Formats: sequence, C1' cells, structure tokens
RNA sequence: GGGCCUGUAGCUCAGUUGGGAGAGCGGGCGCUUCGCAUGCGUCAGGUCGGCAGUUCGAGUCUGCCCAGGUCCA
Repeated sequence: GGGCCUGUAGCUCAGUUGGGAGAGCGGGCGCUUCGCAUGCGUCAGGUCGGCAGUUCGAGUCUGCCCAGGUCCA
C1' cells in the first nucleotide's frame, strides 16, 4: 500500500426483505423477607463509529474517512 470482516445501551450481542431501535447481564425504584440472597414487576439508559449520497423513508443500500481484527505484499 491492497483485499476481506467487524463497529448498535455501561458489558456481550440480535436486528431477516429498507418502515416498531431491542434482548440478556448490569443499574435505579417497588413487592416479597425479621434482614440478606433468590424471585417477580417497573423505570432509566442510544448522535446505530463519522461525514455525505440514494430514497417518501436508512442500523440496513452506495461513496469517502476513522478505529479494531485478519490475510497478501
């Protein structure tokens, strides 16, 4: 320098054919208990790596850039 893969909540990840942004764990609160743990309910938490483009509509498609991984040189 080039090819490929990955980037979504604090962490691990899902998101199918372009239309509702989600799960588990973690956190707050409540219930349960004499108290704790467990269990149950509920709530908060997101520039979907960045900037553009396409589209009525983009996490998803396209281009460039950034970061990590891997292969080639």